Model confidence (mean pLDDT): 75 of 100. Predicted 3D model of a 383-nucleotide RNA (Bacterial RNase P class A) from a Paracoccaceae bacterium. The gene name in the source record is rnpB. Taxonomically the source falls in Paracoccaceae (Bacteria, Pseudomonadati, Alphaproteobacteria, Rhodobacterales). RNAcentral holds the sequence, with entries from ENA.
RNA sequence: GCGGACGGCUGGAUGAUCGCGCCUCCCCGUGCAAACGGGGGGUGAGGAAAGUCCGGACUCCAGGAAGAAACGGCGCCGGGUAACGCCCGGCCGGGGUAACCCGAGGGAAAGCGCCACAGAGAUCAGACCGCCCUCGCGGAAGCCGGGGUAAGGGUGAAACGGUGGGGUAAGAGCCCACCGCGCCGCUGGCAACAGCGGUGGCACGGCAAGCCCCGCCGGGAGCAAGGCCAAAUAGGGAUCGCGUGGGGCGCGCUAGCUCCGGGUUCUUCCGCCCAGCGAUCCGGGUUGGCUGCAUGAGCGGCGCAGCGAUGCGCCGCCCAGAUGAAUGAUCGUCGGGCGGUUUACGCCGCUCACAGAAUCCGGCUUACAGGCCGUCCGCACUU
Numbered sequence: 001g002c003g004g005a006c007g008g009c010u011g012g013a014u015g016a017u018c019g020c021g022c023c024u025c026c027c028c029g030u031g032c033a034a035a036c037g038g039g040g041g042g043u044g045a046g047g048a049a050a051g052u053c054c055g056g057a058c059u060c061c062a063g064g065a066a067g068a069a070a071c072g073g074c075g076c077c078g079g080g081u082a083a084c085g086c087c088c089g090g091c092c093g094g095g096g097u098a099a100c101c102c103g104a105g106g107g108a109a110a111g112c113g114c115c116a117c118a119g120a121g122a123u124c125a126g127a128c129c130g131c132c133c134u135c136g137c138g139g140a141a142g143c144c145g146g147g148g149u150a151a152g153g154g155u156g157a158a159a160c161g162g163u164g165g166g167g168u169a170a171g172a173g174c175c176c177a178c179c180g181c182g183c184c185g186c187u188g189g190c191a192a193c194a195g196c197g198g199u200g201g202c203a204c205g206g207c208a209a210g211c212c213c214c215g216c217c218g219g220g221a222g223c224a225a226g227g228c229c230a231a232a233u234a235g236g237g238a239u240c241g242c243g244u245g246g247g248g249c250g251c252g253c254u255a256g257c258u259c260c261g262g263g264u265u266c267u268u269c270c271g272c273c274c275a276g277c278g279a280u281c282c283g284g285g286u287u288g289g290c291u292g293c294a295u296g297a298g299c300g301g302c303g304c305a306g307c308g309a310u311g312c313g314c315c316g317c318c319c320a321g322a323u324g325a326a327u328g329a330u331c332g333u334c335g336g337g338c339g340g341u342u343u344a345c346g347c348c349g350c351u352c353a354c355a356g357a358a359u360c361c362g363g364c365u366u367a368c369a370g371g372c373c374g375u376c377c378g379c380a381c382u383u
Stems, first nucleotide, its partner, number of pairs: 001379010012334007020044005026039005046354001050365002053363005058222004063270006071218005076090005091105001092103004106213002111211002113207003128153002130149005136143002161179006180202001181200008226291004236282007245260005261274003298317008335352007
């Protein structure tokens, strides 16, 4: 200098004029007050506010506890976190020269299932082309039949270990060395795993993002949650279903007590209910106001511990709360990028991303013109 990988920040600045929302100690005017108007001060969209994919806080409902089933989620090991399917560190596998990136990463000897087509043959398979030996035929090349073979070629995503050597008629783990694989042991590591040694010619590939098995986790709904106030109508009508519970005690009735039954997926225990409950259809009123509503698992700085995610301590800060939905409009100057022109200064033209809070946080995913900073890898050159 060029190319690449990873991470962080930013994503316009400024002046003038005018216009909005919220908060409010304050000031002025009108007013008995409530209140209204004006002024001052403070403040006002994001790194993704997007997707609505996860996890929660919070609110209400479901009776509670334990267990099970169904359904859903996660899936190597260790750590972080309020929690997670997230983040960090590591192991293994794959891609890449590398920095780095990716992984629905437990189990295929529990069972079932699939591997199309091509191919001889796709799980305990196989001879298409070949190679070798031999009978017969032939002048020869070769051909028919028989036997052996799976090392070579072909088909395929994948062909039942790989490379090399020996051996053989030709070949083959047939034998040997190394690798791979199984079994046993030792060492290191919390562990996933890694390394080493011994032994065995060695049985059986892939798919579980096929069903499944194993381990762990999991109530439902959601700020249009929920609460309060005000107002209004017809405290409306029709149909169907259900235990209108049953027994005992009390003189009868009522109340009460007790046993059984029913109600909430199932079982057990405890509790509650049993004169009302449920379903469908028709019709009427309300669609207003206040609250929830922003001090937070908050943000920034410094220090300590840790490889890191993060945790702890100290100091500082308050940074939207709308409700048909505020956070803006106009003008000017500058700035960034690209192109043209000029010896240069300069000048001209074009352009400036993705995008907008609505209960709030922690993540993931997707979109993003341009600018700045840092670390690492590769190549070339120079010193």